[in-house]
């Protein structure tokens, strides 16, 4: 340099145009306990890597850029 894969909450994964962006761990509060942990209940946390385009509507499709990994040269 070329090709391909990926970037979504503090972490790990879904969702692949239409719908409040879903779940687990972690965090916070509560119940329980002498107390902690575990268990149970609840809450908060994402403008989906950035900028444009198409479209009624973009996490999703297209273009460019950034970052990470792989293959080839």
């Nucleotide at each position: 340099g070329u090709u391909c894969u990926g970037g979504u909450a503090g972490c790990c994964u879904a969702a692949a145009a239409c719908c409040c962006a879903a779940g687990g761990c972690a965090u916070u509060g509560g119940u329980c306990u002498u107390g902690u942990a575990a268990a149970c209940c609840a809450a908060a946390g994402a403008u989906u890597g950035g900028a444009g385009g198409u479209g009624a509507a973009a996490u999703u499709c297209c273009u460019c850029c950034c970052c990470a990994a792989a293959a080839c040269a």
Molecule: transfer RNA
Organism: Okamejei kenojei